[in-house]
Molecule: Bacterial RNase P class A
Organism: Burkholderiaceae bacterium
C1' cells in the first nucleotide's frame, strides 16, 4: 500500500422567527359558583421519538377466569455447562462443515421399539432375491465323433459372493416424514380488566336449568353455583383508573468477581405520552458527500449547484429479524514491498 475479519459508536451542529402536545407555577382576565374551587385564556419555566419506535416472530410483567388442579389431544425446544424475571435470546466450550487466515455457519437426543422414504442408472431400491459369469449335482427325446462312466449345448437345483448399475444392493442412510425420549406450555389478551352511572339496565313472550344450566375459548374430569339462550320493544353510545411508572429503570466509577454473557458495590438522575395520536415549518452560518467551473507543478484552495438515509412511540419491558444516505474508532488476519 492492497484485500479482508470481528466489535463498538454517530445518525448533522448553532442562531433567529413562527407554531404543536403534555407538566408545574403565577395572574388584577372571562364564565359558573355564597365560598372553596373548576373550565377557558394569558405569561413564565421545564420536558417532548428510535437504533430500529417497524415486523408482531419469541419470552415476560400485568389483568380476568379455581391467586389454574388431573388426564388426553395439540404445540414448542433439543451436544454439554452457564447467564437471565423468562426465552426459541445471550455467553463459554466440544463436535461437524466452510475459509490460507483473522473468523463464520450448524433444528448437533434416539434408526438394538415400530412405520415410512430415496431422482437417474440398474435385473433388482428398502421388498427381497439372481442380470451376467464361475463351480457342483441331477436330467437330456439336441450336435459331434474316437461311440463313452465322453465333449459341447439345453433345463432344474445347490454353493458362493466374481462382474456390472448406483450415493446406497439383507447392509447402510434420512428423525427439517411419522414416531420414541427428556423438558416446557391452562386459555385469553390493555378493545385485558376494574370503577362511576338509569345506561350490555329495567320490561314482555318462548325454550333450557339445583337430576347443576351459563362459565372455565380443543375434549373429558374437576371447580363453581343461578341464571342462560332466542325474539319483541326501548334507552345510553359518557367519564375515571389501568397509563407513564422508584422501576428486570437510566448515566457514571471500580487492579470489584468472572475467560465471557452477566453479577456486585458506590455515587448521581427522574427521563415523551394524551385522544386515532403532539414531537414541526421557514431563513441564515458552518460541517459532510458528489458534480461543474476556475487557480495551482502538487498537496490543496475559491465559487456555484445538488444531496443528507431508513423510518416514526400508543400498556410496559427483554430479545430476534428486517430496513438504513453516509461517516468514525479499536483490535486482528492475509498478500506485496522497504528497513
Nucleotide at each position: 500500500g492492497g484485500a479482508g475479519u470481528g466489535c463498538g459508536c454517530c445518525a448533522g451542529a448553532c442562531c433567529g422567527c413562527c407554531g404543536c402536545c403534555g407538566g408545574u407555577g403565577c395572574c388584577a382576565g372571562u364564565u359558573u359558583g355564597c365560598a372553596a374551587a373548576a373550565a377557558c385564556g394569558g405569561c413564565a419555566c421545564g420536558g417532548g421519538a428510535g437504533g430500529a419506535a417497524g415486523g408482531u416472530c419469541c419470552g415476560g410483567a400485568c389483568u380476568g377466569c379455581a391467586c389454574a388442579g388431573g388426564g388426553c389431544a395439540g404445540c414448542g425446544u433439543a451436544g454439554c455447562a452457564g447467564g437471565u424475571a423468562a426465552c426459541a435470546c445471550c455467553u463459554g466450550u466440544c463436535c461437524g462443515c466452510c475459509g490460507c487466515g483473522a473468523g463464520g455457519c450448524g433444528a448437533g437426543g434416539a434408526u438394538c421399539a415400530g412405520a415410512g422414504c430415496a431422482a437417474c442408472a440398474g435385473a433388482g431400491a428398502c421388498g427381497a432375491g439372481u442380470c451376467u459369469g464361475g463351480u457342483c449335482g441331477g436330467c437330456u427325446u439336441g450336435u459331434g465323433c474316437g461311440a463313452g462312466a465322453c465333449a459341447c449345448g439345453g433345463c432344474c437345483g445347490g454353493c458362493g459372493a466374481g462382474g456390472g448399475u448406483g450415493a446406497a444392493a439383507c447392509g447402510g442412510g434420512c428423525a427439517a416424514u411419522c414416531u420414541c425420549u427428556a423438558c416446557g406450555c391452562g386459555c385469553a389478551g390493555c378493545a385485558a380488566u376494574a370503577c362511576c352511572a338509569a345506561a350490555u339496565a329495567g320490561g314482555c313472550c318462548g325454550g333450557c336449568g339445583a337430576u347443576g344450566a351459563u362459565g372455565u375459548g380443543g375434549c373429558c374430569c374437576g371447580c363453581g353455583g343461578a341464571g342462560c339462550c332466542g325474539g319483541c320493544g326501548g334507552g345510553u353510545a359518557g367519564g375515571u383508573a389501568g397509563c407513564a411508572c422508584c422501576g428486570a429503570g437510566c448515566c457514571g466509577u471500580g487492579c470489584g468477581a468472572g475467560u465471557g454473557a452477566u453479577c456486585c458495590a458506590c455515587g448521581g438522575c427522574c427521563c415523551a405520552g394524551a385522544g386515532g395520536a403532539a414531537u414541526g415549518g421557514c431563513g441564515g452560518u458552518c460541517a459532510c458527500a458528489c458534480c461543474g467551473c476556475g487557480a495551482g507543478c502538487g498537496a490543496u484552495c475559491g465559487c456555484g449547484g445538488u444531496g443528507c438515509a431508513c423510518a416514526g412511540a400508543a400498556u410496559c419491558c427483554g430479545g430476534c429479524c428486517u430496513a438504513u444516505c453516509g461517516g468514525c474508532g479499536c483490535a486482528c488476519u492475509c498478500c506485496a514491498c522497504a528497513u